[in-house]
RNA sequence: AUUGAACGCUGGCGGCAUGCCUUACACAUGCAAGUCGAACGGCAGCACGGGAGCAAUCCUGGUGGCGAGUGGCGAACGGGUGAGUAAUAUAUCGGAACGUGCCCAAUCGUGGGGGAUAACGCAGCGAAAGCUGUGCUAAUACCGCAUACGAUCUACGGAUGAAAGCGGGGGACUCGCAAGAGCCUCGCGCGAAUGGAGCGGCCGAUAUCAGAUUAGCUAGUUGGCGGGGUAAAAGCCCACCAAGGCGACGAUCUGUAGCUGGUCUGAGAGGACGACCAGCCACACUGGAACUGAGACACGGUCCAGACUCCUACGGGAGGCAGCAGUGAGGAAUAUUGCGCAAUGCCCGAAAGGGUGACGCAGCGACGCCGCGUGGAGGAUGAAGGCCCUACGGGUCGUAAACUCCUUUUGUGAGGGAAUAAUUUCUCGCUAUAGGCGAGAUUGAAUGUACCUCAGGAAAAAGCAUCGGCUAACUACGUGCCAGCAGCCGCGGUAAUACGUAGGAUGCUAGCGUUGUCCGGAUUUACUGGGUGUAAAGGGAGCGCAGGCGGGUUGGUAAGUCGGUGGCGAAAUUCUCGGGCUUAACCCGAGUACUGCCAUCGAUACUGCUAAUCUUGAGUGCAGAAGAGGUUGAUGGAAUUCUAGGUGUAGCGGUGAAAUGCGUAGAUAUCUAGAAGAACACCGAUGGCGAAGGCAGUCAACUGGUCUGCUACUGACGCUCAUGCUCGAAAGCGUGGGGAUCAAACAGGAUUAGAUACCCUGGUAGUCCACGCCCUAAACGAUGAAUACUCGAUGUCGGCUCGCAAGGGUCGGUGUCUAAGCUAACGCAUUAAGUAUUCCACCUGGGGAGUACGAUCGCAAGGUUGAAACUCAAAGGAAUUGACGGGGGCCCGCACAAGCAGUGGAGCAUGUGGUUUAAUUCGAUGCAACGCGAAGAACCUUACCUGGGUUUGAAAGGCUCUGUAAACCGGUGAAAGCCGGCUAGUGUAGCAAUACACACGGAGUACAGGUGCUGCAUGGCUGUCGUCAGCUCGUGCCGUGAGAUGUUGGGUUAAGUCCCGCAACGAGCGCAACCCCUAUCCUCAGUUGCCAUCAUUAAGUUGGGCACUCUGUGGAGACUGCCGGUGUUAAACCGGAGGAAGGUGGGGAUGACGUCAAGUCCUCAUGGCCCUUAUGACCAGGGCUACACACGUGCUACAAUGGCCGGUACAAAGAGUUGCGAUACCGUGAGGUGGAGCCAAUCUCAUAAAGCCGGUCUCAGUUCGGAUUAGAGUCUGCAACUCGACUCUAUGAAGUUGGAAUCGCUAGUAAUCGCGGAUCAGCAUGCCGCGGUGAAUACGUUCCCGGGCCUUGUACACACCGCCCGUCACACCACGGGAGUCGAUUGGUCCCGAAGUGCGUGAGCUAACCCCUUGUGGGAGGCAGCGUCCUAAGGAAUGGUCGGUGACUGGGGUG
Repeated sequence: AUUGAACGCUGGCGGCAUGCCUUACACAUGCAAGUCGAACGGCAGCACGGGAGCAAUCCUGGUGGCGAGUGGCGAACGGGUGAGUAAUAUAUCGGAACGUGCCCAAUCGUGGGGGAUAACGCAGCGAAAGCUGUGCUAAUACCGCAUACGAUCUACGGAUGAAAGCGGGGGACUCGCAAGAGCCUCGCGCGAAUGGAGCGGCCGAUAUCAGAUUAGCUAGUUGGCGGGGUAAAAGCCCACCAAGGCGACGAUCUGUAGCUGGUCUGAGAGGACGACCAGCCACACUGGAACUGAGACACGGUCCAGACUCCUACGGGAGGCAGCAGUGAGGAAUAUUGCGCAAUGCCCGAAAGGGUGACGCAGCGACGCCGCGUGGAGGAUGAAGGCCCUACGGGUCGUAAACUCCUUUUGUGAGGGAAUAAUUUCUCGCUAUAGGCGAGAUUGAAUGUACCUCAGGAAAAAGCAUCGGCUAACUACGUGCCAGCAGCCGCGGUAAUACGUAGGAUGCUAGCGUUGUCCGGAUUUACUGGGUGUAAAGGGAGCGCAGGCGGGUUGGUAAGUCGGUGGCGAAAUUCUCGGGCUUAACCCGAGUACUGCCAUCGAUACUGCUAAUCUUGAGUGCAGAAGAGGUUGAUGGAAUUCUAGGUGUAGCGGUGAAAUGCGUAGAUAUCUAGAAGAACACCGAUGGCGAAGGCAGUCAACUGGUCUGCUACUGACGCUCAUGCUCGAAAGCGUGGGGAUCAAACAGGAUUAGAUACCCUGGUAGUCCACGCCCUAAACGAUGAAUACUCGAUGUCGGCUCGCAAGGGUCGGUGUCUAAGCUAACGCAUUAAGUAUUCCACCUGGGGAGUACGAUCGCAAGGUUGAAACUCAAAGGAAUUGACGGGGGCCCGCACAAGCAGUGGAGCAUGUGGUUUAAUUCGAUGCAACGCGAAGAACCUUACCUGGGUUUGAAAGGCUCUGUAAACCGGUGAAAGCCGGCUAGUGUAGCAAUACACACGGAGUACAGGUGCUGCAUGGCUGUCGUCAGCUCGUGCCGUGAGAUGUUGGGUUAAGUCCCGCAACGAGCGCAACCCCUAUCCUCAGUUGCCAUCAUUAAGUUGGGCACUCUGUGGAGACUGCCGGUGUUAAACCGGAGGAAGGUGGGGAUGACGUCAAGUCCUCAUGGCCCUUAUGACCAGGGCUACACACGUGCUACAAUGGCCGGUACAAAGAGUUGCGAUACCGUGAGGUGGAGCCAAUCUCAUAAAGCCGGUCUCAGUUCGGAUUAGAGUCUGCAACUCGACUCUAUGAAGUUGGAAUCGCUAGUAAUCGCGGAUCAGCAUGCCGCGGUGAAUACGUUCCCGGGCCUUGUACACACCGCCCGUCACACCACGGGAGUCGAUUGGUCCCGAAGUGCGUGAGCUAACCCCUUGUGGGAGGCAGCGUCCUAAGGAAUGGUCGGUGACUGGGGUG
C1' cells in the first nucleotide's frame, strides 16, 4: 500500500458500490415459464344479451371472454454454484468433413382424400397419487394419393420424397332454408429447395500449478484394409492384419486447482489472487441412462439404482432452493419470507396484452470509496476551575470559555415540485407508401423522491489510538521483577517519559485501533539483478554418449533476427482528452493501449542449415630429452628379532622417579655361523613424475603420458559434460598364504582423589602377498575444467639456441616477492581470488540432521539420495581495542634469594567475630576491616535499654492576640518536672491617658526537630592499584570502519629520562625541577644563646667580647662541570680527580587518565522517602566494660650480651596561666604542705635511658618472669559498686625461645634505649614526634607475589572468580519405530446385473397403406413379451498408496 474481511471502543448526514470466503450441509412456506380462442372440439366459473315463466328459477356459446383438454411455439434462454476437471477445459491463432427453430434474400408450390383420439358422457377401481373399460367428436394432431425442382439414391436405364390452414375486406355470378361457402384480393401461416446472417458441433498449433522419496507407461493400446455409425472427420465402434505409440523437452502416478478478460502490489521485470462485472466450461440430492426436440443426454422433464425426508387406510405414493426471499446447522463472519413489471431485456401472441424474484427500485449493515457537517469573526481581568505541573515567582489547558456580532450547510417544520416516457395503441395530418415523419391523447414501482423556497435557532451532531528508540508527541502520582506491557530491541527489583491513572501533547477523524491475507521493502531464488579460498556453497579424480557452446574465407538459403503491410487481439477495466450529476466517488463519449498470435512482402550484418575452401585450434609424422609414472620378474647390503656355538659375570632394561619384565637353568655386552620377514640410510632438495589417490635400493622386460626442435601431413576432427563407466589413502570385510618389526583390543606396572588415559613392560587382530569386496577422508591449494588478455623482480627443474666464458634469448614446469585490478577484511596477484567467454557442479539463517521414512548399492560395517514437526534470534567470517594464558622476549620492586629481628606457643592490654543481654548504640569486612571512626565510654559523651515526665517544643527567626516579667521563696520528687506564693519591666514622645520601640512570659499559627532509611540518587572528603610510568589531544598520514600512527624500533634511564631512527610534526596531564627539613661554607645580627683571650664566681655567676658553638636572615655550593675509557662522533654508562657532599646527596610535601556502584547520609552539605503528644526534646539509673570460644594488633617475658644494688656520663624535640610549678619541709611511696620563677633560647616539666665503673647472683621455674589475689593507701572528680590510674606490703600463675604458616627491614636503616606531645578533671602497652647506641647481608633474577613495555593465541568483554562439554535426575513438547487396529482412495480378477439404446426374435396384440379368394381374410409395418451385447449400484477374495490411533520403546528440543 491492499481487503467480499472479522473483533474492540465510538457513531450526525448523503451519494455510489458491495454483502455465506465456512457444510456442492439439510430445507418449512410463498413466488422464480409461460403464452396463443386470429389452430381445434368446446363451455367449468364470471359479466352481458336473448327466450320461457307471476316469481324463485330454467333454457340458450349468441357476445365479451375462458378453467380443464387437443394442437403450436417456448420451456436447451434467462438465474445459481464452483463439487469435479491439470486437459473431452481455458486463452490466442488457424483449419475442414458438418448442423441450424425463429430472422433475411430470392425461386417454386400450397391439389385431392382418409382413419382415429383427448376433452365430454356412462360405468368402475383406489385412502391418495392416479388408473381402467366403453361410447361420441374436431383440428395448423395423424396417414396415404397426386404433383416434383439446383433435393436424395442410382446399376445412369431410372427410382424415391411435400404441404394446413386461419383472419380482414369485397362487386357481379353459382350453391345453400339460413348462417355462410365457392370466387377475387390483402395479411399471417404451411411445404420443397438455394444462399446468407447469427449460433452451435468437430480438428490442429502454442501456452497453462507442485512433487523424481512417482521412471518407465500402454492392448483398442499405435497404424492399416474393410464394414458399421454420426449432422460431421476419427478406434467413435467391430472383424482381420502388422507391432507399434508415449517418455528426463518429464510419460505414468500422486497432490492441489474451474480457466480467462482482469484485480492487488511493484520503478519495472515479476509475485500473489481469479469476490463483484464480462466471456467460456462444468454441475443441478449421489450414480447411471436414454426419450422428445432445430438444439438437452435437460436445475424448477422422464426412467432406474442408492441415501435421506415426508404422506399413508400399510396395500402404496410424493420430493430435490448450487433460482429470489426465508429457516435450521456450521462459523470470527455476510442482508428483507419487501414494491413493481413504469423502464431495459426475454418468451408467447396479428395485436391489445399476458408472463418474467431476469431486471428496475426500496429495506438492513460505517463492509468499502467519495463528499458535507458538528459553526464563523472578534474577544486577555490571560477569569474561574483542574485529587494538572511548579524552582511557589509562576506555568499550562488558552482565544479556549464567558461576552458581543454574524451565518444556517445538514437536521426540524411548512410550501412548491421535476426528469427518468419513448414506443405500442387510438384520433388526425404530411408523405418518397418505408408503420417514414409530425401533432394530440394515454401510461411512474421508486415518489410527493431528487431539487427549490420560506420560517426558527448555535441551536440536535466527536471519537479512537498513541506519546523509550524505530516514530510525530512528556510530566506527575500509584506500583516495586509484583501487577502488568511488548511489532523488534526491550521496560518493571522505591525517584518507571516503556506498567496503571491523571493533566498535557501528537496522529487520524465518523471513524480509530487490533487481528488475519497478499505484494513491497527483500539484489533474502538475483531474467532485469547474487554468490561458492576463510562467512552456506567446487563433485575425491578422470574418460565420455546425449545436451550446451564453438576458428578463418566464399556462394546459396532465409529457420532464428530486423523492417513494412494486412487480419485478429470482445466489451468493461487501466491511461489521455472531453462531457454529465452543485463537487468528488460514479457515469457517458472519443482516442490510445492491449507489450501477443497469424498471414504476407522485403532485408541478409550476426546465429543456424547447406556447398566449397583455408590453417592459426586439435591431431599425426620425423629427430631428440628428462623423470620415485605403471605392471611383472630377478637381485643386494645395513638394521631388527630369533636359533646354535664361543668368551664372560651380575646385573640388564626402563623412567621425571620407579616398578612390572628379563637374568646364576648364565641374561645384558661381545664374537662367529645360520634363519626369517619387512623396509630401503646417505644421494634427497622450495627437486622430479602422475588425472587424482599416490610413487623412492639395484637390474631387466613390457607399457602410459609429458616436453623440446623441424614444419612434412590431415583440415575444425574442438571445449565442457547431466545419466553412465573407470580409478580411488587409511581402516575394515571374505578366501588362501606369510608373520621379523611395529601394534588397536587385552594383561601387568606406575601416576592419580580416581586414571577404563598420557609413561613403562608385554601382546593378538592387523601391518606384508594373491584374488575379490568396501568407496569414504581436513580425498585441501579448504580455490571445477577450457581459452584469450593484463607491469615487473628473483630462485629452481627439463629442452633448444647465442656466446671462449661470464651471461643472455626462448618454450614447458615448479617456488618467493610485488604493480594495476579485485576482496568484508585477511589476502590473491601471468600457476589470479584480475579482465572476459563457454560448459558442468553446488549454496540460500542456526539447531533438529547428513538424522527419520522410502528407494538403491553392499557379505557386513555401512555408503548414496535426503525431509518434516519443533525450537532459537541469532549462528558465522575477517579484522580492532582490551583482558587473560600452568605462551614468548625485555625490565623493575625487601618480590624471591642472602641476612637481622619478630609474629604464630605463654600471661596481660586492645580491637573484631560469635554468643549472651532489657540494652550489650552505629559504622568499617581479602590485600585496601579488626590499638579502625574513637587525639582518650565512671556521670556527661551516648546515638542503645528500663523507668519518670513534656508537646510551637532543648536551640532559630516570622506573624496575630495578650500580658509584665526575670529573679526570689515554699511543697513534692531520683531528677527532670509539676504545684503554689511573692513581686511587678526599660527607653522615647506626651501633663496624663496612651502610642511606638526593646526585653521577657503566656495562648495560637505557619513551622522547628530527627546520629530515622537510602553512600546503589548525590556533593565534598578519603582509601587502593601506585610515586607505578604511564594517560591523552590537535593537525597530518594510513584504514570502508572499529581504529592505527605519534606512544612502536635501536640504545639508555629511577622515569614516555634522554639520544638516534622513523609519516609524522607538535602539545597537554603525569616524571624531573621549582617548595620544606637536613649535611658544608660565607654574610649580617648577637639576647634569654656562646666563652677563645682578660678579669671574676660555688656556677658563663658577673664584667667584657661576639672569634667559636648555636639561633635566625640572606647567599654560595653539585652541573656528569673536568679527565680517561666504553658507546653510533649521540644519549648515557664505568673509573678517577677535586670536594663537606657525586651522579635524584638523605628525608618530606607533592598522587596523571582512570579502576573498585571501594568507604562515609553517624563530621558537614544534600534529592527523595518516613516520624510529628514522637523515630523530636528532658531526666535518673543501667548498658557500650557481659564471656564456653575464635582471630588480628601490641606490651612484658622466658634470662648471665642478664637480674638486683651502689656510683657516674652524654641528648634532641616539645609543652606550660582553669597552666608548668622550683628551692624547702612531711610521707617507705603514690603524694601532701607551700608558692619562688615563668605567657618562656631566661622559669618549670626535667633525674634522660641504654652506656661506663664496682659489687652480688651462677643456670634454677631461679635474686628470671611478673599475672592473679588479699590488705592498706594516694590522686582526680558531684560521684571511682558495676567501671579509673597510681603507691606500699604480702601473694608469685603461665612461660625454659614457640607446629603448619607468616610479617618487617638495604644504613644512621634494622635492632635496642629512653624522652616529649595531642586528647585529657582523671585514665596510654595505642597514636604522633624526638634524639642515644648502632649492625648483618644482597651470588643473583631460575622460582613465589605485584607491576611496566613489546609480541603471540583466544570460542573471554560482568573480561579466567571468564566461557563451556556430555551423562544422570525431574517437568513439559513435537517426532520416529511398534504386536496391531480403524478409515479413505485406487489397481487387476470374479459373481450378480436395474433402467435403457442397439441387435435378434416376436406363436400374443394391431384403425389409416397394399392385395383380392370382400373375410372373424392376407401382407407390409408396428407393439407387448422374450433373448442378447454393453453397463450403474451391489457382492467376494486379493494387492498398492495415504491418513488416524496404539501398550511399549528410541533419539531430539526447551526449562